A computed fold for a 346-nucleotide part of an RNA from an uncultured bacterium, annotated as small-subunit ribosomal RNA, central domain. The prediction has a mean pLDDT of 88. The RNAcentral record of the full RNA draws on Greengenes.

Context: one part of a larger RNA
RNA sequence: UUGGGUUUAAAGGGUGCGUAGGCGGGAUGUCAAGUCAGUGGUGAAAUGGUGCGGCUCAACCGUAGCAUUGCCGUUGAAACUGGCGUCCUUGAGUGCGAAUGAGGUACGCGGAACGUGUUAUGUAGCGGUGAAAUGCAUAGAUAUGACACAGAACACCGAUUGCGAAGGCAGCGUACUGGGACGCGACUGACGCUGAGGCACGAAAGUGCGGGGAUCGAACAGGAUUAGAUACCCUGGUAGUCCGCACAGUAAACGAUGAAUGCUAGCUGUCGGCGACACAAUGUCGGUGGCCAAGCGAAAGCGAUAAGCAUUCCACCUGGGGAGUACGUUCGCAAGAACGAAACUC
Numbered sequence: 001u002u003g004g005g006u007u008u009a010a011a012g013g014g015u016g017c018g019u020a021g022g023c024g025g026g027a028u029g030u031c032a033a034g035u036c037a038g039u040g041g042u043g044a045a046a047u048g049g050u051g052c053g054g055c056u057c058a059a060c061c062g063u064a065g066c067a068u069u070g071c072c073g074u075u076g077a078a079a080c081u082g083g084c085g086u087c088c089u090u091g092a093g094u095g096c097g098a099a100u101g102a103g104g105u106a107c108g109c110g111g112a113a114c115g116u117g118u119u120a121u122g123u124a125g126c127g128g129u130g131a132a133a134u135g136c137a138u139a140g141a142u143a144u145g146a147c148a149c150a151g152a153a154c155a156c157c158g159a160u161u162g163c164g165a166a167g168g169c170a171g172c173g174u175a176c177u178g179g180g181a182c183g184c185g186a187c188u189g190a191c192g193c194u195g196a197g198g199c200a201c202g203a204a205a206g207u208g209c210g211g212g213g214a215u216c217g218a219a220c221a222g223g224a225u226u227a228g229a230u231a232c233c234c235u236g237g238u239a240g241u242c243c244g245c246a247c248a249g250u251a252a253a254c255g256a257u258g259a260a261u262g263c264u265a266g267c268u269g270u271c272g273g274c275g276a277c278a279c280a281a282u283g284u285c286g287g288u289g290g291c292c293a294a295g296c297g298a299a300a301g302c303g304a305u306a307a308g309c310a311u312u313c314c315a316c317c318u319g320g321g322g323a324g325u326a327c328g329u330u331c332g333c334a335a336g337a338a339c340g341a342a343a344c345u346c
Base pairs, nucleotide, nucleotide: 004317005316006315007300008299012314014201015200016199017198021194022193023192025088026087027086028085029084030083031082033081034080035077036076037075038074039073040072041071042070048066050064051063052062053061054060091191092188093187094186095184096183097182103177104176105175106174107173108172109171110154115149116148117147118146119145120144121143125136126135162169163168206247207246208245209244210243211242216240220236221235222234223233258313259312260311261310262309263308266291267290268289269288270287271286272285273284274283295302296301319346320345321344328339329338330337331336
């Protein structure tokens, strides 16, 4: 490189937007770049292959014609690809309508609980464990009541529920705001799909500065356990956990399954919309679950939300270890991230 692959064997980029590029709906006219046909030129010789011939044969040599798959010109064709023009509406989008949702941002409010403080009652224990001890407590703890403060998280509802591109999103209210689905079929008329680079977003932990600090709690200290115990268990406890701004850019960032479009039996639940019915049943569009036909698959399984049948575009894989290491470069305050080998070895 070809062929083959990427749920679990190596392999889908964490996610989106989008540049170049690649690919692209129906009808019609035109051009003739691609394409196809005819023809002309060229494609040196040798070599190659075929026929015939010469050395007694062969190697070797001579000769004729072929091939030389190509390139250039010219004359045509017009189905397909392409360029240009006109038209179309089903792809895509806009508009109108009534709903729906933990989608996002900001602000405000609420109750329970934990902790702390003050106070009251009250007295000797509390706490913790497998059992204990460290710890707390006569300077009055634990327990119970009242009041107050502070921070963080929002029980029940709650669900194979819903929303979001992914990360993710849950008390209640208000304001602002993004998207999707459905119905109508008024408008635009292919405006589309994908997307190398690029840009943006991106859990937790982490970093810088400034706040905050209730709980929990790396590190750390002590008590246990143990042969030891730098652990598991217990008592404390700093960073952190929370907020603002800035950085970082990684995860089993998972459905371990890239995006888009079309097609291929059914059954059953649920969410949003629309229609019909209104006694019960039901239809349809879009999502989200379960079981399965065909088919696929090494199997497990997947099965209209495909891992089936096809098309387009991107990304990635090529034995294990060495190694996501070294070197180098870029980015970063750092931690580190990204790109990413080889020797050697089995």